[in-house]
RNA sequence: AGCGCUAUGGCCAAGUGGUAUGGCGCCGGGCCCAUAACCCGGAGAUCGUAGGAUCGAGCCCUACUAGCGCUA
Numbered sequence: 001a002g003c004g005c006u007a008u009g010g011c012c013a014a015g016u017g018g019u020a021u022g023g024c025g026c027c028g029g030g031c032c033c034a035u036a037a038c039c040c041g042g043a044g045a046u047c048g049u050a051g052g053a054u055c056g057a058g059c060c061c062u063a064c065u066a067g068c069g070c071u072a
Stems, first nucleotide, its partner, number of pairs: 001071007010024004018055001026042005048064005
């Protein structure tokens, strides 16, 4: 210098262009003598940043940023 992959709640992941889903964790309740386990409920991400195309974007296009890797 060129190319590829990755970026989504606190963490790990899913997500056919049409209301962002699950697990762990967190908060409240139930159960128990009590704790764990188990059961019920809840909060929490406008999807790395900025533009563009589209009636509509996490998803398509462009540039950039960060991490990992390959080639020279």
Molecule: transfer RNA
Organism: Savitreella phatthalungensis